[in-house]
Parts: sequence; structure tokens; C1' cells
RNA sequence: UUCCGAUAAUGGCAAACCUGUUGAAAAGCAGGGACGCAAAGUCAUGGGUCUAAAGUUGUGGAAACGCAACCAUGAUCGCCAGACCGCCGAA
Repeated sequence: UUCCGAUAAUGGCAAACCUGUUGAAAAGCAGGGACGCAAAGUCAUGGGUCUAAAGUUGUGGAAACGCAACCAUGAUCGCCAGACCGCCGAA
């Protein structure tokens, strides 16, 4: 240095849920709270998954609007893979 990950040590992050807030929604952010995590640090690059405002199509309707289907340009890194950075040092 690399691989690896301990009943080691220093610490770190924070699921569900609740409150507030942004958003059409998925979900995000802040506070509380801990299910867990050796990358549960960062990046939407590939795949998967979630949502469907706008758009398209169909349909009801005089219309306004409503319903259904398709669709990311939206989201998810605590879904998987990949990339980059990183604490410690037993076997």
C1' cells in the first nucleotide's frame, strides 16, 4: 500500500413514526426519534423501482371539467452495480 472486517478503540450516520415546511405526486429539507449501517460518505453513470404535473390517446359532457391508459424532463445512492474520497488495524 492492497485485500479483509474484531465482543478492539475513537467516533460517525440515522429507518419507521411524530411535528413543521416545499412539491401535482413520488419524495426532499429542518427538529425530535433509533430500525439498523464498516462506507447507511459523495455522484443519477448503467439497471431496477416509485410518482404522472405537463403532454398524447380514448371516453363522459353543450362547455368547464372528470375518468382511464401511456409517458420523466421528476424522485430513489438506507435497491443493485459502477466511479471518487475516507477512520482504525486484530485474525